[in-house]
């Protein structure tokens, strides 16, 4: 340094241009003598940052940043 893959809720991770979601985690309630498991409800988000095309961007293009893979090159 090229080239590709990825960034969305406290963690895994979906979402093929039209209202931001599961599943765990956490709060409350129910259930129990009491936990734990089970049900319900709930809070939780500048979708890495700018830009740009669109009537309309989490998706599409650019550029930047971080991450990981691979390849190349100096010593």
């Nucleotide at each position: 340094g090229c080239u590709c893959g990825c960034g969305u809720a406290g963690c895994u991770c979906a979402g093929u241009g039209g209202u931001a979601g599961a599943g765990c985690a956490c709060u409350c309630c129910a259930u129990u003598g009491g936990u734990a498991a089970u049900g319900g409800a709930g809070a939780g988000g500048u979708c890495a940052u700018g830009a740009g095309u669109u009537c309309g961007a989490g998706u599409c293009u650019c550029a930047u940043c971080g991450u990981g893979a691979g390849c190349a090159c100096c010593a």
Notes:
Transfer RNA from an uncultured Saccharospirillaceae bacterium, 75 nucleotides, folded computationally. Its mean pLDDT, the model's own confidence on a scale to 100, is 84. It was read from a public genome assembly. Its Rfam family is "tRNA". The family's RNA type in Rfam is transfer RNA. Rfam's curators write: Transfer RNA (tRNA) molecules are approximately 80 nucleotides in length. Its family is annotated with triplet codon-amino acid adaptor activity in the Gene Ontology.